[in-house]
About this RNA:
The prediction has a mean pLDDT of 76. Bacterial RNase P class A from a Planctomycetota bacterium, 365 nucleotides, folded computationally. It matches the Rfam family "Bacterial RNase P class A". It is annotated as a ribozyme. Its family is annotated with dimeric ribonuclease P complex, ribonuclease P activity and tRNA processing in the Gene Ontology. RNAcentral holds the sequence, with entries from ENA. A source record names the gene rnpB. Lineage of the source: Bacteria > Pseudomonadati > Planctomycetota.
RNA sequence: GGGGUCCGGUAGAUCGCCGCGAGAAGAAAUUCUUGAGGAAAGUCCGGGCACCACAGAGCAGGGUGGUGGCUAACGGCCACCGUCGGCAACGAUAGGGAAAGUGCCACAGAGAAUAGACCGCCGAACGGUCCGGAGCCUUAUGGGUCUUGGAUGCGUGGCAAGGGUGAAACGGAGGUGUAAGAGACCCCCGCGGGCGAUGGUGACAUCCCCGGCACGGCAAACCCCACCCGGUGAAAGGCCUGAUAGGGAGCGAGUGGCUGCUCGUCGCUUUGACCUCCGGGCUGGCCGUUGGAGGCGGUGGGCAACCACCGUCCCAGACAAAUGGCGAUUCACGACAGAACCCGGCUUAUCGCCAGGCCCCGGAG
Numbered sequence: 001g002g003g004g005u006c007c008g009g010u011a012g013a014u015c016g017c018c019g020c021g022a023g024a025a026g027a028a029a030u031u032c033u034u035g036a037g038g039a040a041a042g043u044c045c046g047g048g049c050a051c052c053a054c055a056g057a058g059c060a061g062g063g064u065g066g067u068g069g070c071u072a073a074c075g076g077c078c079a080c081c082g083u084c085g086g087c088a089a090c091g092a093u094a095g096g097g098a099a100a101g102u103g104c105c106a107c108a109g110a111g112a113a114u115a116g117a118c119c120g121c122c123g124a125a126c127g128g129u130c131c132g133g134a135g136c137c138u139u140a141u142g143g144g145u146c147u148u149g150g151a152u153g154c155g156u157g158g159c160a161a162g163g164g165u166g167a168a169a170c171g172g173a174g175g176u177g178u179a180a181g182a183g184a185c186c187c188c189c190g191c192g193g194g195c196g197a198u199g200g201u202g203a204c205a206u207c208c209c210c211g212g213c214a215c216g217g218c219a220a221a222c223c224c225c226a227c228c229c230g231g232u233g234a235a236a237g238g239c240c241u242g243a244u245a246g247g248g249a250g251c252g253a254g255u256g257g258c259u260g261c262u263c264g265u266c267g268c269u270u271u272g273a274c275c276u277c278c279g280g281g282c283u284g285g286c287c288g289u290u291g292g293a294g295g296c297g298g299u300g301g302g303c304a305a306c307c308a309c310c311g312u313c314c315c316a317g318a319c320a321a322a323u324g325g326c327g328a329u330u331c332a333c334g335a336c337a338g339a340a341c342c343c344g345g346c347u348u349a350u351c352g353c354c355a356g357g358c359c360c361c362g363g364a365g
Base pairs, nucleotide, nucleotide: 001361002360003359004358005357006356008354009353010352012330013329014328015327016326017325018324020035021034022033023032024031025030037336041347042346044345045344046343047342048341049233050232051231052230061229062228063227064226065225066080067079068078069077070076081095082093083092084091085090096224097223101222102221103218104217105216118163119162120159121158122157125156126155127154128152129151130150131149132148133147135145136144137143138142171189172188174186175185176184190213191211192210193209194208196207197206198205199204237287238286239285240284242282247278248277249276250275251272252270253269254268255267256266257265258264294313295312296311297310298309299308300307301306331334
């Protein structure tokens, strides 16, 4: 100098005028203070809170899935391990079980899981054809027969190394061996097994021993294993004021039975315009509602996520719903976007600008 990778921050600034929501002061006029986000978004996951349900356990259903930690909790975060990609920084990972069982593996291909033989390789074995040599038969040339050697690779056959197909072809590469070959055998690697040794909390790593290899892939296919999970959601829910159709109970009135009467009691009826209570639904208001797993700074612990302590600050709170408009100066000329009970995450959108760590390549000293 070039290229790359990871992680943060910011989200125009200052001033004036007019307006809007909330709060405070004031008798009032009015004055003062304060007023969207990093995602307020999607509503995907987790929790607080509220009401309903609920003995416990199990089944069903849903979710999660390497190890250790953090956390109120999580499907989040941190650190580490394994695998894959990258020269590296670093990135990706739905990462328990495929010798419990069932199922699937398109197309292509000979064969896709009780493997298989298209091209190819071989010529050992059996047969065919051809050629040569020896023996025997025939009187000899010639012919026949048998045997042996060679050729061919035609039929039977041996092989699975190589080619080819495929996402995947029943370990890889080398050697020995063989007719050619093959874990058939050997070394190394891989794989499987080992209350093996050492290190680590652990996932796991390294080494040692045993086994020629037996066991392809898919569980975001069913399934098995382990762990977790009750439902609804601020229109949750609580309180208060007021009007009211009709209803119920008390009380009142009438009437009947129990005895003729009274009391009592039981039952029935009710145009009782009055009183008490319950319940119903309507309207409005208040609470829930923003002081909180809170922000900032410091110290300490931890690799980190995070935690503890101290100091300091109060930072929108509406309910048809405020957060806007105009102007001036300036700069790099301003993206995505707008709270609605709250919080922790994830995901998605985002013009630009600024800072930092690390890696690789090249050059110069």